Predicted 3D model of a 72-nucleotide RNA (transfer RNA) from a Microgenomates group bacterium. Its Rfam family is "tRNA". The family's RNA type in Rfam is transfer RNA. The organism belongs to Bacteria candidate phyla, within Bacteria. Model confidence (mean pLDDT): 82 of 100. The RNAcentral record of the sequence draws on ENA.

[in-house]
RNA sequence: GCGCCCAUAGCUUAAUGGAUAAAGCGUCAGCCUCCGGAGCUGGAAAUGCGAGUUCGAUUCUCGCUGGGCGCA
Repeated sequence: GCGCCCAUAGCUUAAUGGAUAAAGCGUCAGCCUCCGGAGCUGGAAAUGCGAGUUCGAUUCUCGCUGGGCGCA
């Protein structure tokens, strides 16, 4: 330099172009309890960035950024 793949919550993963983007672990609060790191209930928290297509984009297209693999 060229090609391919990946990027969603703190972490690991879901989501046929269409409902309020779902769950596990974690985290916070409450309940329970002699105590709580166990159990129960509830909350906060995410689509890498910029354009395009579309009535509608996490999803499709292009570019950029970052990561991985291969070739040179």